About this RNA
Two RNAs folded together computationally: RNase P RNA and transfer RNA, 454 nucleotides in total. It holds a member of the Rfam family "Bacterial RNase P class A". It is annotated as a ribozyme. Its family is annotated with ribonuclease P activity, tRNA processing and dimeric ribonuclease P complex in the Gene Ontology. About the family: Ribonuclease P (RNase P) is a ubiquitous endoribonuclease, found in archaea, bacteria and eukarya as well as chloroplasts and mitochondria. Its mean pLDDT, the model's own confidence on a scale to 100, is 77.

RNA sequence: CCCGCCGGACGGGCAGCCGCUGAGGCGCAAGCCUUGGAGGAAAGUCCGGUCUCCAUCGGGCGGCGUGCCGGCUAACGGCCGGGGGAGCGUUCUCAAAGGACGUUUUACGGACUAGUGCCACAGAAAAUGUACCGCCCAGGUGCCUUCGGGUAUUUGGGUAAGGGUGAAAAGGUGCGGUAAGAGCGCACCGCGGACCCGGCAACGGGUCUGGCAGGGAAAACCCCACGCGGAGCAAGACCAAAUAGGGGAGGAGCGGCGGCCCGUCGCGUUUCACUUCCGGGUAGGUUGCUAGAGCCGGACAGUAAUGUCCGGUCGAGAUGAAUGGCUGCUGCUCGCCCGCAAGGCGAGUACAGAAACCGGCUUACAGGCCGGCGGGCUCC
RNA sequence: GGGCCCGUAGCUCAUCUGGAUAGAGCACCGACCUUCUAAGUCGGGGGUAGCAGGUUCGAGUCCUGCCGGGCCUA
Numbered sequence: 001c002c003c004g005c006c007g008g009a010c011g012g013g014c015a016g017c018c019g020c021u022g023a024g025g026c027g028c029a030a031g032c033c034u035u036g037g038a039g040g041a042a043a044g045u046c047c048g049g050u051c052u053c054c055a056u057c058g059g060g061c062g063g064c065g066u067g068c069c070g071g072c073u074a075a076c077g078g079c080c081g082g083g084g085g086a087g088c089g090u091u092c093u094c095a096a097a098g099g100a101c102g103u104u105u106u107a108c109g110g111a112c113u114a115g116u117g118c119c120a121c122a123g124a125a126a127a128u129g130u131a132c133c134g135c136c137c138a139g140g141u142g143c144c145u146u147c148g149g150g151u152a153u154u155u156g157g158g159u160a161a162g163g164g165u166g167a168a169a170a171g172g173u174g175c176g177g178u179a180a181g182a183g184c185g186c187a188c189c190g191c192g193g194a195c196c197c198g199g200c201a202a203c204g205g206g207u208c209u210g211g212c213a214g215g216g217a218a219a220a221c222c223c224c225a226c227g228c229g230g231a232g233c234a235a236g237a238c239c240a241a242a243u244a245g246g247g248g249a250g251g252a253g254c255g256g257c258g259g260c261c262c263g264u265c266g267c268g269u270u271u272c273a274c275u276u277c278c279g280g281g282u283a284g285g286u287u288g289c290u291a292g293a294g295c296c297g298g299a300c301a302g303u304a305a306u307g308u309c310c311g312g313u314c315g316a317g318a319u320g321a322a323u324g325g326c327u328g329c330u331g332c333u334c335g336c337c338c339g340c341a342a343g344g345c346g347a348g349u350a351c352a353g354a355a356a357c358c359g360g361c362u363u364a365c366a367g368g369c370c371g372g373c374g375g376g377c378u379c380c
Numbered sequence: 381g382g383g384c385c386c387g388u389a390g391c392u393c394a395u396c397u398g399g400a401u402a403g404a405g406c407a408c409c410g411a412c413c414u415u416c417u418a419a420g421u422c423g424g425g426g427g428u429a430g431c432a433g434g435u436u437c438g439a440g441u442c443c444u445g446c447c448g449g450g451c452c453u454a
Base pairs, nucleotide, nucleotide: 001376002375003374004373005372006371007370008369010367012330013329014328015327016326017325018324020037021036022035023034024033025032026031039351043362044361046360047359048358049357050356051232052231053230054229063228064227065226066225067224068082069081070080071079072078083108084106085105086104087103088102089101090100091099092098109223110222115221116220118216119215132163133162134159135158136157137156138155139154140153141152142151143150144149171189172188173187174186175185176184190212191210192209193208194207195206196205197204198203236287237286238285239284246278247277248276249275250274253267254266255265256264257263294313295312296311297310298309299308300307301306331349332348333347334346335345336344337343381453382452383451384450385449386448387447390406391405392404393403399437408424409423410422411421412420430446431445432444433443434442
């Protein structure tokens, strides 16, 4: 310098003009002034909580979810640390198996003995263990014979080393052993059991022992442990029209024909018109509503997540739903002119947008910045 | 705000508790039949199962996350 992986933080700036909107002030009003006005994901709504209402003695069945261990947290399926596994790299070893170190990653309870079911095709056999080829032993028969036997075929046994099938074949490698073989014996590795040691634990290490005691899959049913009452700010609370019902009281009149009287018309005079009061709910309005598990800085405790203390600070609350547009200068990236630099011209500058709030996860994102690790090239 | 379901050929649907070339009807193309067309008969092409990742020997099917669509409810 280039490439790759992981993590963190940013995600243009300044000025002017015209607009939108919350709050405060002024004004009779129109309006004016001051001040505030999106995000790291405001998104998806996948988890967990706060808050509100309803239900609720306690327990069980069922349902849903989570799943190594410890810690953090209001809580979580989140985060941090650790353990085990897996991938890659380096290294030890003649090599394999395996070990050590580094790094990345991990939906990681249980599949001998709680049970049921599945593993197509191929293959002898796919899970209460199997003999297709092969190898070995014994017998029969044919042929040959130098009479020791050889060869072909067949029968009965032994054998899981070798071949072959498959994604997967019943511990692996090596030596011995054997008729041939085999944990049959031994060494190393792996595995099971017991004991001891370290660790809160998951787990790790050691000694003894067992020749090995039984593949995969629970993102098949299931079993075990733990957690979960339901609904959601359109929750909920308050104020409250018009009209039509309900209840109480008054009630013989009430209303129209421009004001009054007469007249006339309509509705009533079975309490039904009419007047008044009360109550519920609707439209509408107010509230819930943004000061909170808040943000910034520092100190301390802790490996860390995180917690405690101190100081400072207030940073949107709409309800058809504001947070926008234009111009100038400039930053960044790319391309062209140019031998380079300087300069000039052109293009681009993402994803997206609050609606009760908060903690996470997931997904989208132009561009550059910082840190760590690994690899390659070059120079000293 | 809450809940449920779906996505397979141009269209409508199968594919049964994972198993190998994903099928069927209509449509399309070619041949036959007909003077020609339609109908009919025969044959053929066309799919990476919405996308991505995972579990598994193996995924349209199981799991997770996105994308798109539909329904119910206050």